[in-house]
RNA sequence: GCAGAGAGUCGGGUGGCCGCUUCGGAUCACGUCCGGAGAGGAAAGUCCGGGCUCCACAGGGCACGAUGCCGGAUAACGUCCGGGCGGGGCGACCCGACGGAAAGUGGCACAGAAAACACACAGCCGCCACUCAGUCGGAAGGCUGACUGGCGGUAACGGUGAAAAGGCGCGGUAAGAGCGCACCGGCGACCGGGAGACCGGUCGGCCUGUCAAACCCCAUCGGGAGCAAGGCUCGAUAUGGAGGGGAUGAUGCGGCCCGCGGACCCUCCGGGUGGAGCCGCUAGAGGUUCCGAGCAAUCGGGAUCCCAGAGAGAUGGCCACACAAACACAGAACCCGGCUUACAGACUUUCUGCCCCC
Numbered sequence: 001g002c003a004g005a006g007a008g009u010c011g012g013g014u015g016g017c018c019g020c021u022u023c024g025g026a027u028c029a030c031g032u033c034c035g036g037a038g039a040g041g042a043a044a045g046u047c048c049g050g051g052c053u054c055c056a057c058a059g060g061g062c063a064c065g066a067u068g069c070c071g072g073a074u075a076a077c078g079u080c081c082g083g084g085c086g087g088g089g090c091g092a093c094c095c096g097a098c099g100g101a102a103a104g105u106g107g108c109a110c111a112g113a114a115a116a117c118a119c120a121c122a123g124c125c126g127c128c129a130c131u132c133a134g135u136c137g138g139a140a141g142g143c144u145g146a147c148u149g150g151c152g153g154u155a156a157c158g159g160u161g162a163a164a165a166g167g168c169g170c171g172g173u174a175a176g177a178g179c180g181c182a183c184c185g186g187c188g189a190c191c192g193g194g195a196g197a198c199c200g201g202u203c204g205g206c207c208u209g210u211c212a213a214a215c216c217c218c219a220u221c222g223g224g225a226g227c228a229a230g231g232c233u234c235g236a237u238a239u240g241g242a243g244g245g246g247a248u249g250a251u252g253c254g255g256c257c258c259g260c261g262g263a264c265c266c267u268c269c270g271g272g273u274g275g276a277g278c279c280g281c282u283a284g285a286g287g288u289u290c291c292g293a294g295c296a297a298u299c300g301g302g303a304u305c306c307c308a309g310a311g312a313g314a315u316g317g318c319c320a321c322a323c324a325a326a327c328a329c330a331g332a333a334c335c336c337g338g339c340u341u342a343c344a345g346a347c348u349u350u351c352u353g354c355c356c357c358c
Base pairs, nucleotide, nucleotide: 001354002353003352004351005350006349007348008347009346010345013321014320015319016318017317018316020038021037022036023035024034025033026032027031040329044340045339047338048337049336050335051334052226053225054224055223059258060257061256062255064222065221066220067219068218069083070082071081072080073079084098085096086095087094088093099217100216104215105214106211107210108209121158123154124153125152126151127150128149129148131146132145133144134143135142136141166184167183169181170180171179185207187204188203189202190201191200192199193198230279231278232277233276234275240269241268242267243266244265245264252260253259286305287304288303289302290301291300292299293298
């Protein structure tokens, strides 16, 4: 210098003018004036997890759903950190729903002989029969080779496929085959290391296809609904009518059963309000900074700060300046931790590979 990998920050500044919301003060005043504050890294998707609220503080079983290598972090998680294993990359590094297929059931398109009770298409090998040819023989007949047919062996080799019943080599054999042996992979037992996932070694019999984001099995977790939750104050009304169900148990406790509980419930008609104000509501698993523990996620402690809170929803626009240029995605609605997705451009830092120079 070029190409790349990881981690992170910003995503506008200053001034002027015109606005918007809200709070504080002044003023008789909801108006006016002065002063303060006023979106994001994702406020987004609403995909996970929690707080908070109500349901009867919600018990047991079944069913259902989610998660799924190990250890740790945490309020919790499907998140994060560290590690293991597998895969990719020369490398920095990246990716992985990564428990069980030797419990059971089931699937495996097309092609192919055969897709899981293995099979045998072509081929190879052995035996038998017939015919032919060669050869030996005086003959009977023998030997060799070939075609065809029959019976049997085999699965190395060929072809198919995403996948072919361990791979590969040597031996062995009529031809072959874990049939035997070495190495490799897998499984089991033992030994050693590790907290564990797992790793290393020795021995053994020879091998058990793949799919569980198919059913299923195992382990762990999960009560439901949500701020239109929910509460307070004020105001209106009808304790109305009809039908049906109900202590042989209504309603409710997410579904079913048990269990609990114990009087109302459902449908239609009719009446009132068509609501107002307040709380919940923003001080929080909070921000900044320092010290300490830890590889880290994170935790402990000190100091300091207060930083949107509406109710149809404010947070905006124009101009000037510097600049390469102010332009990307996008707008809070109970709160928080994550994940995912979108994003013009600018910057910091660590590392890798190649080339060049000293």